[in-house]
Predicted 3D model of a 167-nucleotide RNA (FMN riboswitch aptamer (RFN element)) from Paenibacillus solani. The RNAcentral record of the sequence draws on Rfam. The model forms 100% of the base pairs in the Rfam consensus. It matches the Rfam family "FMN riboswitch aptamer (RFN element)". From the family's description: The RFN element is a highly conserved domain that is found frequently in the 5'-untranslated regions of prokaryotic mRNAs that encode for flavin mononucleotide (FMN) biosynthesis and transport proteins. This element is a metabolite-dependent riboswitch that directly binds FMN in the absence of proteins. In Bacillus subtilis, the riboswitch most likely controls gene expression by causing premature transcription termination within the 5' untranslated region of the ribDEAHT operon and precluding access to the ribosome-binding site of ypaA mRNA.The FMN riboswitch structure, reported in present an FMN-bound six-stem junction, adopts a butterfly-like scaffold, stapled together by opposingly directed but nearly identically folded peripheral domains.
RNA sequence: AUGGAUCUUCGGGGUAAGGUGAAAUUCCUAACCGGCGGUGAUGGUUCGUACCUCCUUGGACGAAACUCAGCCCGCGACUCGCUGCGUUCUGGUACUUAUAUGAAUGCAGCGACUGACUUGGUGCAAUUCCAAGGCCGACGGUAAAGUCCGGAUGGGAGAAGAUCAAU
Numbered sequence: 001a002u003g004g005a006u007c008u009u010c011g012g013g014g015u016a017a018g019g020u021g022a023a024a025u026u027c028c029u030a031a032c033c034g035g036c037g038g039u040g041a042u043g044g045u046u047c048g049u050a051c052c053u054c055c056u057u058g059g060a061c062g063a064a065a066c067u068c069a070g071c072c073c074g075c076g077a078c079u080c081g082c083u084g085c086g087u088u089c090u091g092g093u094a095c096u097u098a099u100a101u102g103a104a105u106g107c108a109g110c111g112a113c114u115g116a117c118u119u120g121g122u123g124c125a126a127u128u129c130c131a132a133g134g135c136c137g138a139c140g141g142u143a144a145a146g147u148c149c150g151g152a153u154g155g156g157a158g159a160a161g162a163u164c165a166a167u
Base pairs, nucleotide, nucleotide: 001167002166004164005163006162007161008160009159010158017029018028019027031147032146033137034136035075036074037073038072043066045064046063047062048061049060070135071134079112080111081110082109083108084107085106086105087104088103089102092099093098094097117133118132119131120130121129139150140149141148
């Protein structure tokens, strides 16, 4: 350093101000927010190369680690289905502790479902930079919710670290 095993910790933000109304953070005018990994022309830093200016800076090229997308690629959460294993109940049959059937539920695996971007600029190259305009956001509750309350003190993509053995 690489992959493996075990464990620990961490792991989502947001309706200001006003209008209507009996009632709305749900409607209207508007405001605000952006999980994880990848890609990446961004950015500053350091180093190297040759050069110009002219005396310590400036730009060019290259390298390194860091950093850089809600709407490019993939993943996660919600919901549903199938399979396996377990638990609780059901209770037909044998007949007294087993087993068919069905239901609920937990875990694991697999699958389905799962939103949204254009124009202009720069440039060899940008859906990523700059400018402008636009768009999107599970389910249940409730005056119709990305932002409130709830399942959720849950789950989780993953991130960091420790230990162990191996190469």